[in-house]
């Protein structure tokens, strides 16, 4: 490099209103994959989700299976070191789309699904 297989996202516990909230508001709690001079939700890129162009197989429609472009959140002090927006202290902050007695990072769907990518086996 090829072929094929496994693996590949966590969290609402406790009070308040209220007819109803795991959705409000106090306080709790969680954090994919690669990277990096040292270990990241926040740096630098990439997946998820959502939009828009296209290609295959279908006679059309559904519907499958790829390519490509788009969107898409948030971090400062201080210490240590040669070096760290990663470690230690401290304070902050940030989370798709539908749904729903009420507004959702934690609940319930799509999803027993894709996947960034990890790792194995054979050539």
């Nucleotide at each position: 490099c090829g072929u094929u297989c496994u693996c590949g996202g966590g969290g609402c516990g406790g009070g308040g209103c209220g007819g109803a909230a795991g959705u409000c508001c106090c306080c709790a709690c969680c954090g994919g994959c690669g990277g990096u001079g040292a270990g990241a939700g926040u740096c630098c890129g990439c997946g998820a989700c959502c939009c828009c162009c296209u290609g295959g197989c279908a006679g059309c429609c559904a519907g499958u299976c790829g390519g490509g472009g788009g969107u898409g959140g948030a971090c400062c002090c201080g210490g240590u070191g040669c070096g760290a927006u990663u470690c230690c202290g401290g304070g902050a902050c940030c989370g798709a789309c539908c749904g729903u007695g009420a507004a959702a990072g934690u609940c319930g769907g799509g999803a027993u699904g894709g996947a960034a990518g990890a790792g194995g086996a054979c050539g």

A computed fold for a 123-nucleotide RNA from a soil metagenome, annotated as FMN riboswitch aptamer (RFN element). Its mean pLDDT, the model's own confidence on a scale to 100, is 83. The RNAcentral record of the sequence draws on MGnify. Of the family's consensus pairs, 100% are formed in the model.